[in-house]
RNA sequence: GCUUGCUCUUGGCUGACGAGUGGCGGACGGGUGAGUAACGCGUAGGUAUCUGCCUUGCAGCGGGGGAUAACUUUAGGAAACUGAAGCUAAUACCGCAUAGUACUCUACGGAGGAAAGGCUGCUUUUCGGAGCAGUCACUGCAAGAUGAGCCUGCGUUGGAUUAGUUAGUUGGUGGGGUAAAGGCCUACCAAGGCGACGAUCUAUAGCUGGUCUGAGAGGAUGAGCAGCCACACUGGGACUGAGACACGGCCCAGACUCCUACGGGAGGCAGCAGUGGGGAAUAUUGGACAAUGGGGGCAACCCUGAUCCAGCAAUGCCGCGUGUGUGAAGAAGGCCUGAGGGUUGUAAAGCACUUUCGUUGGGGAGGAUGGUGGCUGAUGUUAAUAGCAUCAGCCAUUGACGUUACCCAAAUAAGAAGCACCGGCUAACUCUGUGCCAGCAGCCGCGGUAAUACAGAGGGUGCAAGCGUUAAUCGGACUGACUGGGCGUAAAGGGCGUGUAGGUGGUGAAUUAAGUCAGAUGUGAAAUGGCAGGGCUUAACCUUGUCAGGUCAUUUGAUACUGGUUGACUAGAGUGCAGGAGAGGGAAGUGGAAUUUCCGGUGUAGCGGUGAAAUGCGUAGAUAUCGGAAGGAACACCAGUGGCGAAGGCGACUUCCUGGCCUGAGACUGACACUGAGGCGCGAAAGCGUGGGUAGCGAACAGGAUUAGAUACCCUGGUAGUCCACGCAGUAAACGAUGAGAACUAGAUGUUGCUUUGUCAUGAAGUAGUGUCGUAGUUAACGCGUUAAGUUCUCCGCCUGGGGAUUACGGCCGCAAGGCUAAAACUCAAAGGAAUUGACGGGGGCCCGCACAAGCGGUGGAGCAUGUGGUUUAAUUCGAUGCAACGCGAAGAACCUUACCUACCCUUGACAUUCAGAGAAGCUGUCAGAGAUGACGGUGUGCCCUUCGGGGAAUUCUGGGACAGGUGCUGCAUGGCUGUCGUCAGCUCGUGUCGUGAGAUGUUGGGUUAAGUCCCGUAACGAGCGCAACCCUUAUCCUUAGUUGCCAGCAUUAAGUUGGGGACUCUAAGGAGACUGCCGGUGAUAAACCGGAGGAAGGUGGGGACGAUGUCAAGUCAUCAUGGCCCUUAUGGGUAGGGCUACACACGUGCUACAAUGGGUGGUACAACGGGAAGCAAAGCAGUGAUGUGGAGCCAAUCCUGAAAAGCCAUUCGUAGUCCGGAUUGGAGUCUGGAACUCGACUCCAUGAAGUCGGAAUCGCUAGUAAUCGCAGAUCAGCAUGCUGCGGUGAAUACGUUCCCGGGCCUUGUACACACCGCCCGUCACACCAUGGGAGUGGGUUGCACCAGAAGUAGGUAGACUAACCUUAGGGAGUCGCUACCACGGU
Repeated sequence: GCUUGCUCUUGGCUGACGAGUGGCGGACGGGUGAGUAACGCGUAGGUAUCUGCCUUGCAGCGGGGGAUAACUUUAGGAAACUGAAGCUAAUACCGCAUAGUACUCUACGGAGGAAAGGCUGCUUUUCGGAGCAGUCACUGCAAGAUGAGCCUGCGUUGGAUUAGUUAGUUGGUGGGGUAAAGGCCUACCAAGGCGACGAUCUAUAGCUGGUCUGAGAGGAUGAGCAGCCACACUGGGACUGAGACACGGCCCAGACUCCUACGGGAGGCAGCAGUGGGGAAUAUUGGACAAUGGGGGCAACCCUGAUCCAGCAAUGCCGCGUGUGUGAAGAAGGCCUGAGGGUUGUAAAGCACUUUCGUUGGGGAGGAUGGUGGCUGAUGUUAAUAGCAUCAGCCAUUGACGUUACCCAAAUAAGAAGCACCGGCUAACUCUGUGCCAGCAGCCGCGGUAAUACAGAGGGUGCAAGCGUUAAUCGGACUGACUGGGCGUAAAGGGCGUGUAGGUGGUGAAUUAAGUCAGAUGUGAAAUGGCAGGGCUUAACCUUGUCAGGUCAUUUGAUACUGGUUGACUAGAGUGCAGGAGAGGGAAGUGGAAUUUCCGGUGUAGCGGUGAAAUGCGUAGAUAUCGGAAGGAACACCAGUGGCGAAGGCGACUUCCUGGCCUGAGACUGACACUGAGGCGCGAAAGCGUGGGUAGCGAACAGGAUUAGAUACCCUGGUAGUCCACGCAGUAAACGAUGAGAACUAGAUGUUGCUUUGUCAUGAAGUAGUGUCGUAGUUAACGCGUUAAGUUCUCCGCCUGGGGAUUACGGCCGCAAGGCUAAAACUCAAAGGAAUUGACGGGGGCCCGCACAAGCGGUGGAGCAUGUGGUUUAAUUCGAUGCAACGCGAAGAACCUUACCUACCCUUGACAUUCAGAGAAGCUGUCAGAGAUGACGGUGUGCCCUUCGGGGAAUUCUGGGACAGGUGCUGCAUGGCUGUCGUCAGCUCGUGUCGUGAGAUGUUGGGUUAAGUCCCGUAACGAGCGCAACCCUUAUCCUUAGUUGCCAGCAUUAAGUUGGGGACUCUAAGGAGACUGCCGGUGAUAAACCGGAGGAAGGUGGGGACGAUGUCAAGUCAUCAUGGCCCUUAUGGGUAGGGCUACACACGUGCUACAAUGGGUGGUACAACGGGAAGCAAAGCAGUGAUGUGGAGCCAAUCCUGAAAAGCCAUUCGUAGUCCGGAUUGGAGUCUGGAACUCGACUCCAUGAAGUCGGAAUCGCUAGUAAUCGCAGAUCAGCAUGCUGCGGUGAAUACGUUCCCGGGCCUUGUACACACCGCCCGUCACACCAUGGGAGUGGGUUGCACCAGAAGUAGGUAGACUAACCUUAGGGAGUCGCUACCACGGU
């Protein structure tokens, strides 16, 4: 106010929220490691200091004043915010009183110099208040506790290519300042301070307890947890405060971001979450104050991303599970296979059982002590049984985690195994694919057609909720060596001395107690670690006790050793005395030989030089020779692993000056010593500067040679230089590749100096040098070995894989040249030492071979034959390619062969096995076709068994699948066979011995041989494969046997034809013989060699077969065999024709020649090995001839081939492209064959080419050989100048091993080992990844000089302003401004 139960307003109280005044806390807690090499940290001490809150004690808390927020009004601004006027309170602020101690000032008289009340209860009251009690505050003083400040000893990263640094710097005095000592600040004075025990500078870094590793010593590291420090966007500054120069405060400057009305403002996650970015990579914008702790508060309580929990991540540690038992048909499948099997594998399935964890459901501690409230009781305070405070008991209440831990029940083997590896290291193996590709790889290294190494699979191995990779640390690594290394040659001794600092140092004693040793005390935070326990089922984890941990501090002792001090000694060292040797050094002088030049004489044509020459010198008189002169340099013989010196180095003689060493005796000093970072000095040769000198030699340079070239080696000249003086330089393989000093540890033998001694012509001993060998020892080995590289001590220098690099940059030195010091990037997996075995050498020694030489004959030139390359081609099939391919496979390509090409055909196939069916097989005709082939016919029926149906064997045809087939590839997948070194004399083993070992020895050495043959010697003794022999043949003889062979004697014939004979030849069986056996010589008396005798043969009689271990990835997949791969109507098979026979050319091997030692013609003599039936073929006849005809004889010591030819005897040709030579071509023939066109051989006639002895080069052969002459055979229808054999005639030469080639043994060097056809060096082209230089350019950091001067602070102050307080009334005090200092910024 009305609508009478609602609303509005005012006042009081209460609660919540909010602004302000005031108090305490925001200096704790939390984060980070940028800065810092420092009193920052660690450790042990010190004090000139402060300390809010807390504890204890003493004393106090009286009485006043002026303001100002908030608030109201108003103004400005976009905002942030700010101004003006007015009001007000306090435990805010300011005087006074009291205390006047601490403290401050002092002119030593004195002066200055605190405080605050609030709440609760009772009593009283004028209702304003007052009193008492309690409690929380407040003030002063004195202590404590805690925390903090400051100072000191020691410790605390790398760089010396950072060696000097410092001006408030070091100290003093006065003053100022601070809580406090102090150059902390200021004025003056002095000139100090630090530094080789590393100052300064620079780079990097928070430090520690600890952590990781390691036996330890160490090394690396500082995540988490804990202590300290520093920082808070970057830089500067102060304020407040007990405490800050303040992470979530202030002011200023700067960069950045945001807002803006363009005037101006705001901000600081290295708090917790979260976002973006960066990155190989690191979590949730969670819950709670329940516990522990912190702040405020009387308290309740509030705050707390501290904290406690949860979430995410196998990130780590620990524990558990994914089943257990049984189960052989050893299932299926996979993989492998030797095709039998093996393996996966009791694994699975199957059967029986269990149920942790997980799932579902239920139950369920502890972390809660304390606080608060209520009730009861006790004690204190008080007059009080109120009240309040404290304590005890009971009740109630408080849990984020949390569906907590844990327990029970149910169901089901049910939901739960991967990753890496399998060549060696290193546990674990096969197949397939791939084919130096794809790929792997930690190191070594795998992969080029059989990959345990790549990829996949099967199997296996190792770990396991993980397993591998990557990155990092320590270890192994004795590879920075303190424990605990080295330096002769592997990296490493300074070029040598002197000496400073330093290090080390003889004998006896005394003293000290620094080092050293022992005890005690303090400390070394906790955690961590060790040990013994306890708690979670165990463990991880947590926890209790104890131990350990320092180069620590203080203190008490010990006194051997080291050190200090004192005093002494003589063995180290030195001085003095007497001797000695010496190319030790410096200076001055002197000498002879030689070279060169000059002068003079003699003398004439060359000299000189070289592998050979030329350039050069010389008739203008050289070289040669004689005499003289000049000048410079070096000093023959002596001369010597001899001497001296620190090293470099020193060599005629004399004199002067001078250093060191040795010997002897034993007088003196008394440790005086050793080493030696820096420093200083010396320091070959070349080089540099100035001035001299210059004979010879001689870089550069010139010329001549050599050479592909020759900017070299060789030659002719020749300038610097070499020489002297004075300076510089400062290096060498400055080497003994060995630092200096000291001690100890077997000897032998030379030599130099000195001394002692002696039977002195030798010898012995001592000492100082200088050599060789060698013991112990040492060394990787070689080696060293009293002159150590042995065993020890002291000191110095140096090394830490190779290259880059005796370098760059910087510094120092130098006139320069250059020297000293001295990296890194990058790159490699080695570089290196010593020794071993081979191989090699334009290394050595010895030896052999038709290897050279001495000879004979060829090839290379010609023509032809043949093979190869090349070219060509449809094809010219393939292989063989230095010796060791090329008349080779091929002992014989017209078809065939034949593998090649073209064309036409076949597809279980030309051939093998098997199945089904049919027919015996076979013989044969016509047609088409180039033929293969195709079409159509004809003839013919056998053998065995039989149940009479049929079956079987052999063979043919048809069909189908397995399969056949391949001269397709790989000889670098292989077997077998073969070539070659090489018929060279080698190659090995067992046991023993030596060596760390590889290995050696044997097997080397002295002889000898054809020989690793034999002998002797010998740490080797034996043995094997090779050599030789055994085998064949040939040469001589004997025995046996005489036909087809032979024929002396007898008979006979044309004829060994026949009778006869066995003597001879010959044949073919068996024997003998030759062994250096015999003699002489040489030799080691051996092996053996030389000569001789005898003998047919003499030193393996000649020839053959026979080929060690191995080498050449030698040759052959096309003889054969064979792994793997490839083709399968074709890369297989068949047929016809062609090709292998091409032809500008090149090469190899041969034949025939070029002629007279010959050609032609005529006559005439003598072999051997062989072959012969689809064969050899005689006589005879024909033909100019090839040949034809013929057919005796022969299955062959019977017959045939079959004539041997050179030779010999005659004759001709007369040196020529011929009477040489025979190619080529024309014509005519013969033979073989189915067929001679491509593409055969031979014959006759004609033709008559090149060629007149062969360039460079190259081959064979040493005796019945070369040369020359013919004959036979294999292959073969036919086709040799080839090949394999055979006999006839029948030489020359070998001094010898220097050289060429090959080989053997020993030795030597080696950077080679695919082994000299090895290895390996440099330049250049191109690029610019790395490093250095580079005209420069950009950035970072820092020094010096100057300009500038914000905020702020203290002092001063001419200026300006002003509430408290003081005032003598002016002013003081105070505030602002200016000045001083100073950050950013600038030059």
Small-subunit ribosomal RNA from an uncultured bacterium, 1387 nucleotides, folded computationally. Its Rfam family is "Bacterial small subunit ribosomal RNA". The RNAcentral record of the sequence draws on Greengenes.